[in-house]
């Protein structure tokens, strides 16, 4: 002084990945209200399925009023770099007219898994949508590390095309140990 194990910080990838109001465009001249013509009716039907109750009325045109929700768009704020997103399972909560039973959906929290990034296309599924999102297959691209080649330098190093492999990974620094 150096190398592998454990520990702990520590920063890189770029159309990077989350989160918040407030603006906008869509949603939509829809939903729903009221008015007035018609038509149809004592029975259907509607309120996630069922059983019991319950409550409510229905198309249609013409006129006048007229939403929101969730996703989206460029910016500003702000946490961050398994960022973060997603399968299963398990346990709580909240709504769906009341009471029991089911379903399914939203949220939290855990245990496990898979996914280095982001993009393009196909196909399902969500959706009002040609938007957008999520999953799957696939194609370029990128960034890390390892192999091994050329070329430039000449301590470590750069550049450039090949192949592979993953994030429980790389980089950089510290302690801890051990051996020469």
């Nucleotide at each position: 002084a150096g190398a592998a194990c454990u520990g702990g910080a520590u920063g890189a990838g770029g159309u990077g990945c989350g989160g918040a109001a407030a603006u906008c465009a869509u949603g939509a001249g829809u939903a729903c209200u009221u008015a007035u013509u018609u038509c149809a009716u004592a029975a259907a039907g509607a309120c996630c399925u069922g059983u019991a109750a319950g409550u409510c009325u229905g198309a249609a045109a013409u006129a006048a009023g007229g939403a929101a929700a969730g996703g989206g768009a460029a910016a500003u704020c702000u946490g961050c770099c398994g960022a973060a997103a997603u399968g299963a399972c398990u346990u709580g909560u909240u709504a769906u007219u009341u009471a029991c039973a089911g379903a399914g959906a939203a949220u939290a929290a855990g245990u496990u898994g898979u996914u280095g990034g982001g993009u393009u296309g196909c196909a399902u599924a969500u959706g009002a949508a040609c938007a957008a999102u999520a999953u799957g297959c696939a194609g370029a691209c990128u960034g890390c590390c390892g192999u091994a080649a050329a070329g430039c330098g000449u301590g470590u190093g750069c550049u450039u095309a090949a192949c592979g492999g993953a994030g429980u990974g790389c980089u950089u620094c510290c302690a801890c140990u051990u051996g020469u």
This is a predicted structure of a 180-nucleotide RNA (Lysine riboswitch aptamer) from Alkalibacterium pelagium.
Its Rfam family is "Lysine riboswitch aptamer". From the family's description: Riboswitches are metabolite binding domains within certain messenger RNAs that serve as precision sensors for their corresponding targets. A reference for the family is Mandal et al. (2003), "Riboswitches Control Fundamental Biochemical Pathways in Bacillus subtilis and Other Bacteria", Cell.